Source information: RNAcentral holds the full RNA, with entries from ENA. Small-subunit ribosomal RNA, central domain from an uncultured prokaryote, 350 nucleotides, folded computationally.

[in-house]
Context: one part of a larger RNA
RNA sequence: CUGGGCGUAAAGGGCGCGUAGGCGGGACGUCAAGUCAGGGGUGAAAGGCCUGGGCUCAACCUAGGAACUGCCUUUGAAACUGACGACCUUGAGUUCGGGAGGGGAGGGCAGAAUUCCCAGUGUAGAGGUGAAAUUCGUAGAUAUUGGGAAGAACACCAGUGGCGAAGGCGGCUAUCUGGAUCUCAACUGACACUGAGGCACGAAAGCGUGGGGAGCAAACAGGAUUAGAUACCCUGGUAGUCCACGCCGUAAACGAUGUCAACUAGGUGCAGGGGGUGUUGAUCCCCUCUGUGUCGCAGCUAACGCAUUAAGUUGACCGCCUGGGGAGUACGGUCGCAAGAUUAAAACUC
Repeated sequence: CUGGGCGUAAAGGGCGCGUAGGCGGGACGUCAAGUCAGGGGUGAAAGGCCUGGGCUCAACCUAGGAACUGCCUUUGAAACUGACGACCUUGAGUUCGGGAGGGGAGGGCAGAAUUCCCAGUGUAGAGGUGAAAUUCGUAGAUAUUGGGAAGAACACCAGUGGCGAAGGCGGCUAUCUGGAUCUCAACUGACACUGAGGCACGAAAGCGUGGGGAGCAAACAGGAUUAGAUACCCUGGUAGUCCACGCCGUAAACGAUGUCAACUAGGUGCAGGGGGUGUUGAUCCCCUCUGUGUCGCAGCUAACGCAUUAAGUUGACCGCCUGGGGAGUACGGUCGCAAGAUUAAAACUC
């Protein structure tokens, strides 16, 4: 350098933006760097290969040839790649006009519930469990009524439903703001795709500083259970959970399936647009675009299964794998306040 692979066997980066690089639509002209053809020079000798010759043979020695797949130079060709010039609109993007949405940010507000505080009624129990006990209660609990405070989460709607690149997002309201999508046109004219490094985002837990703290609840304490019970059950309960700012950068970060593009039977749902027949309108029917499910043919697959949202048939680019253990460890580097993260072996062993 090459091969075969990556849903479940080892293997898709957590996710996006994007630099270098790789790769790139249609038609025309020019050049000739790559490319192709011809000529010339060079490609030492020895060795190796082929055909001969010499030692009785062989090893060995020796003659000739081919080869040396390369490089340089020159003359041409112009299909493909490339460069340049000028052009196109299908890829990509912009504008006008719509509708949909838990997309994001900060602000305001509401109701139910819970806990606590105050007051009233009221009396001996209440909690809790398989059964109990710890616990609370005659200093008046539990229950119930009225008033007040606080923090957190938003029942029903709610859906195999929607939005987001992923993580994720759910009370109401206004403000600011991102993206996707649809219809008819207009405009730019390849501006595209991917993307090593890099940068941004990134659940939960955890960390720093300052707040907040109702409920829940690691740790912890007690009660049970048990042979024991550092558990499961119960009563309590601190970090934490919440907010602001700053870190951490990991997850079964999963569709265990990288992104983009093209092509390849159908059936049937859902969501959001657009068009049409018909209708006062709604419902219904048909067509179409986008998204999201399910079943299923060809094909693929070790099988399971996948199957126009491919794991089918292809192309472009990136990432990753190469027997099990040792080990995602040691050492070193980088990052981090730390926890640790990331990069990442070997001996040895089966």

Its mean pLDDT, the model's own confidence on a scale to 100, is 89.